[in-house]
Molecule: Bacterial RNase P class A
Organism: bacterium
């Protein structure tokens, strides 16, 4: 420099104008509601007094009510301020927090997860490690327990795919053939071998030698693997070394299955308040229900004044709260290779439900594409990604145009 890997940060491309939305505060107007306290000016009742033939009317006392005073709520609408997506908010694939079920008891089934050690509310997460592969390396991949419990399965091809004889090799028989003859040749059968030949992804450890009729871990020296035992490093997985045993027994478990360890269901349409409405008949009926598939256990509501279920009908379908302080965020200090743990000092950051977070417009920035230039560059168009809270929180996957950092590896070139 070029290349190749790992981490990480940023991301409506920036900066100004305008016009709109949610959501808070606060000011006002207007309306509705509710409380208050002060006057008896108005109303309206009722008692008692004067009056009057009886009223009308006059005073007064209590009770209700208006105007009207101050206040507090809510409700619409105006002005000011402040705030207003994402690193993935996404898929909903794991784990939790929180709710409410009966604080959920026994069993089976079911599920999940599987080197080790560790962080972590907790995990199919995370971080160092070990093995095994891929790459020259840096650095990636890996559900990486068990195949001697057991059953299953292994296409085509081959005789067979775990009680291995197709071909070949070796011994005997028994018929024919030739020979004088021990034989020698052909066939049928019977046994023996797994060295050799073929098939296949895979053939029953490998090389060499003893052996033997051929042979073959039958034996024997290496090697490879396995199991057992010492010794040495590591907390462990695990590696490194000596020793003994022929022990050599196919793959295959994100198949059944074993074996170890974990799992109660339910989702914010949980779940708690408020307010509004309604009208009931008519049929079956001894069981139903209680949020794990079944089993048992328990327990609740019923058994004729009847629990439940089915039909016809009638009513709502509002609004609060959960719901934004948190396993929070951010800087620093401390201890850990690291994930993370432990401490200071600071900060409050979206909360919608016909569902807000955006639309125009100017400059500049970046990429293309035209036209022009000998180039530099100049005018003009386009175009800026993936995407959108919905109780939260931690991760894991997946989508993402581009820009910036930092380390680390290889080649090469220069000093």
């Nucleotide at each position: 420099a070029c290349u190749g890997g790992u981490g990480g940060g940023u991301g409506a491309g920036g900066c100004g104008g305008u016009c709109g939305c949610g959501u808070g505060a606060u000011c006002g107007a207007u309306g509705g509601u509710c409380u208050u306290g002060a006057u008896u000016u108005c109303c309206c009742g009722u008692a008692c007094c004067g009056g009057u033939u009886a009223a009308a009317c006059g005073g007064c006392a209590c009770g209700g009510g208006g105007c009207g005073u101050a206040g507090g709520c809510c409700a619409u609408u105006g002005g000011u301020c402040a705030u207003g997506a994402g690193g993935a908010a996404a898929g909903u694939c794991c784990g939790g927090g929180c709710u409410c079920c009966a604080c959920a008891g026994a069993g089976c089934a079911g599920g999940g997860u599987g080197c080790c050690u560790c962080c972590u509310a907790a995990c199919c997460g995370g971080a160092g490690g070990g093995c095994g592969g891929a790459g020259u390396a840096a650095u990636c991949c890996g559900a990486c327990g068990g195949a001697u419990a057991g059953g299953g399965c292994g296409a085509c091809a081959g005789a067979a795919a775990a009680c291995a004889a197709c071909c070949g090799c070796c011994c005997g028989g028994c018929a024919c053939g030739c020979g004088c003859a021990u034989g020698c040749g052909u066939g049928c059968g019977g046994g023996g071998u797994a060295a050799g030949g073929g098939u296949g992804a895979a053939a029953a450890g490998g090389u060499g030698g003893u052996g033997u009729a051929a042979g073959a871990g039958a034996c024997c020296a290496c090697c490879g693997g396995u199991g057992c035992u010492c010794c040495c490093g590591g907390c462990a997985a695990c590696g490194g070394g000596g020793g003994c045993a022929g022990c050599c027994g196919c793959g295959u478990a994100a198949a059944c299955c074993c074996c170890a360890c974990c799992c109660g269901g339910u989702g914010c349409a949980a779940g708690g308040c408020c307010a509004a409405g309604c009208a009931g008949g008519g049929a079956a009926g001894a069981g139903g229900g209680g949020c794990u598939g079944c089993u048992c256990g328990c327990u609740c509501c019923a058994c004729u004044u009847g629990a439940u279920u089915c039909c016809c009908g009638g009513g709502u379908a509002g609004g609060c709260u959960g719901c934004a302080u948190g396993a929070c965020u951010g800087u620093c200090c401390u201890g850990g290779c690291g994930a993370c743990a432990g401490g200071a000092c600071a900060g409050c950051a979206a909360g919608a439900u016909c569902a807000a977070u955006g639309g125009c417009c100017g400059c500049c920035c970046u990429u293309c594409c035209a036209u022009u230039u000998c180039a530099c560059g100049a005018u003009g168009g386009a175009a800026g990604a993936c995407a959108g809270a919905a109780c939260c929180c931690g991760g894991c996957u997946u989508a993402c145009g581009g820009c910036c950092c930092a380390c680390c590896a290889g080649u090469c070139c220069u000093u």